[in-house]
RNA sequence: AGAGCAUGCCGGCUUGUCGCUGUCCCCUGAAGGGGAAAGAGGAAAGUCUGGGCAACAAAGGGCAAUCCGCUUCCUAACGGGAAGAAGUCCGCGAGGGCUUGUCGAUGCAGAAGAAAAUAACCGCCCGUAAGGGUAAGGGUGAGAAGGUGGGGUAAGAGCCCACCAGGCGCAUGGCGACAUGCGUGCUGUGCAUCCCGGAUGUUGAAAGUUCAUGUAUACCGGCGUCUGAGGGCGGCCCGUCCGAGCCGGAGGGUAGAACGAUAGAGGCCGACUGGUGACAGCGGUCGUAGAUAAAUGGCAAGCGGCAGCAUUGCUGCGCACAGAACCCGGCUUAUAGGCAAGCUCCCCUU
RNA sequence: GGCGAUUUCGUCUAGCGGCUAGGACACAUGCCUCUCACGCAUGGAACACGGGUUCGAUUCCCGUAGUCGCUA
Numbered sequence: 001a002g003a004g005c006a007u008g009c010c011g012g013c014u015u016g017u018c019g020c021u022g023u024c025c026c027c028u029g030a031a032g033g034g035g036a037a038a039g040a041g042g043a044a045a046g047u048c049u050g051g052g053c054a055a056c057a058a059a060g061g062g063c064a065a066u067c068c069g070c071u072u073c074c075u076a077a078c079g080g081g082a083a084g085a086a087g088u089c090c091g092c093g094a095g096g097g098c099u100u101g102u103c104g105a106u107g108c109a110g111a112a113g114a115a116a117a118u119a120a121c122c123g124c125c126c127g128u129a130a131g132g133g134u135a136a137g138g139g140u141g142a143g144a145a146g147g148u149g150g151g152g153u154a155a156g157a158g159c160c161c162a163c164c165a166g167g168c169g170c171a172u173g174g175c176g177a178c179a180u181g182c183g184u185g186c187u188g189u190g191c192a193u194c195c196c197g198g199a200u201g202u203u204g205a206a207a208g209u210u211c212a213u214g215u216a217u218a219c220c221g222g223c224g225u226c227u228g229a230g231g232g233c234g235g236c237c238c239g240u241c242c243g244a245g246c247c248g249g250a251g252g253g254u255a256g257a258a259c260g261a262u263a264g265a266g267g268c269c270g271a272c273u274g275g276u277g278a279c280a281g282c283g284g285u286c287g288u289a290g291a292u293a294a295a296u297g298g299c300a301a302g303c304g305g306c307a308g309c310a311u312u313g314c315u316g317c318g319c320a321c322a323g324a325a326c327c328c329g330g331c332u333u334a335u336a337g338g339c340a341a342g343c344u345c346c347c348c349u350u
Numbered sequence: 351g352g353c354g355a356u357u358u359c360g361u362c363u364a365g366c367g368g369c370u371a372g373g374a375c376a377c378a379u380g381c382c383u384c385u386c387a388c389g390c391a392u393g394g395a396a397c398a399c400g401g402g403u404u405c406g407a408u409u410c411c412c413g414u415a416g417u418c419g420c421u422a
Base pairs, nucleotide, nucleotide: 002345003344004343005342007340008339009338010337012303013302014301015300016299017298018297020039021038023036024035025034026033027032041321045332046331048330049329050328051327052326053204054203055202056201060238061237062236063235065200066199067198068197069196070084071083072082073081074080085100086099087098088097089096090095101195104194105193106192107191108190109189121138122137123134124133125132126131146164147163148162149161150160151159165187166186167184168183169182170181171180172179173178208259209258210257211256219249220248221247222246223245230242231241232240266286267285268284269283270282272281273280274279304319305317306316307315308314309313351421352420353419354418355417356416357415360375361374362373363372368405377393378392379391380390381389398414399413400412401411402410
């Protein structure tokens, strides 16, 4: 210098002027007028996920259903995060991706193949034959009775032995997943269901609360008034509570406003403390976005950026993705360009 | 704002993890006919996109994109 890996952060700035939104102050009896400061994001997005909050009965039991699933920790909680374990795949590497509750039971495994788990087609062995033994060799397949070598045998086989891979038991180390050692012949592959442990009541700010305006229980039909219809916002059952109205047809009326709603699991700083870390504690400090058909913008100038021409000046481009809607923690997706510190590979020089 | 469904030939659709993905209409070619239509025969044509699980994915899971619906 080039190519990468991984982490964190920024993602335009300033001035003038004219507006828009809500807030505060002043003048005024009021209508109204004047002034001041503030006003989109890292994702405001997708609505994937967890909570707060609210209503339903401060929601009770059982079944069903759904979700999660290596370990320990963090957290209000999580399907998120941190630090780790084992296996496997990708990369020369820095690194990255995926998988992992069970080792029990049941079921399934197209085509191929003799056979997909009470295995015998060819082959091998015993035998005159019938028949029997055999997983060593053949081919099929993702998978063929753990693998390789030796002994053994009629031929063979964990039948026996050595080494290797896994399982189980014991010991040691670790909080733990696991690791190491010793022992034990215990050993086909994949998926699903059962099973085990944990979690989940439902709905969703159009939740819900309050005020205002208006009104008709017109009328008709059905069911019911304790022998109780109907309802209590989830699929069923039970239990329990409310209960005099309910359902259908037809008709009348209103369709405005306020709260919820912005100080919160808040941000920033600390050569403070604990921790490998996520994070927690302590101290200090800061603090007005709150619209409701929906404000956060237009114009002008300068700086910055990018592109082109060309040589440190001209010209062009408003210049990445994108615009709050109850709030917060995450995840995912989009994102021009830039910054910081670290690491890897390769090349060159010393 | 909130919630849900769905995506397969040109169109409408079927599809139990094991295909060469089936059918109808349409299209193309040939036959039939004096010609067209009808009819007959043959043929081409599809799993929205990107990952993952699996021996194997249209099907199962995740993300992205499109379309449709419900809700005062």